[in-house]
């Protein structure tokens, strides 16, 4: 440095975890593509620990 299949952003601890792209569904169009819309998608690397409360601090493994 480790956060969604990829790239990352969230570092002052607050609380329902966000974004682009990908890939799903629908509009649009004669068709495709572009473009718009809508859902999905994550045990924030693991284990501990301090907090009323950890993705955010602290140890310690990977």
């Nucleotide at each position: 440095a480790u956060u969604a299949g990829c790239u990352c952003a969230g570092u002052c601890g607050g609380a329902u975890a966000g974004a682009g792209c990908a890939g799903g569904g629908g509009a649009c169009u004669u068709c495709u593509a572009a473009u718009c819309c809508c859902a999905a998608g994550g045990u924030c690397g693991a284990c501990g620990g301090u907090u009323c409360g950890a993705a955010u601090c602290c140890g310690c493994c990977a």